Predicted 3D model of a 74-nucleotide RNA (transfer RNA) from a Planctomycetota bacterium. Its mean pLDDT, the model's own confidence on a scale to 100, is 81. The sequence was found in a public genome assembly.
């Protein structure tokens, strides 16, 4: 250089054009002699800029960052 996947809270995963959901984790109260465990609640996100469209994590574009397969060059 040239194809090809990925990228969503602290982790993992989901959505498949209708406004972002679940498990763990954390932290908060309950329960308990205490901790555990077992209930309730709270936390906190869609890689970046643009563009389509009423409506974008999904299409499109350009860019970033990781893997993979060709191929220069040394």
């Nucleotide at each position: 250089a040239g194809g090809g996947g990925a990228u969503u809270g602290g982790u993992g995963u989901a959505a498949c054009g209708g406004u972002a959901g679940c498990a763990c984790g954390a932290c908060u109260g309950a329960c308990u002699c205490u901790g555990a465990c077992u209930c309730a609640g709270u936390u906190a996100g869609u890689c970046u800029a643009g563009g389509u469209u009423c409506g974008a994590a999904u299409c499109c574009u350009a860019g970033a960052u990781c893997c993979c397969c060709u191929g220069c060059c040394a």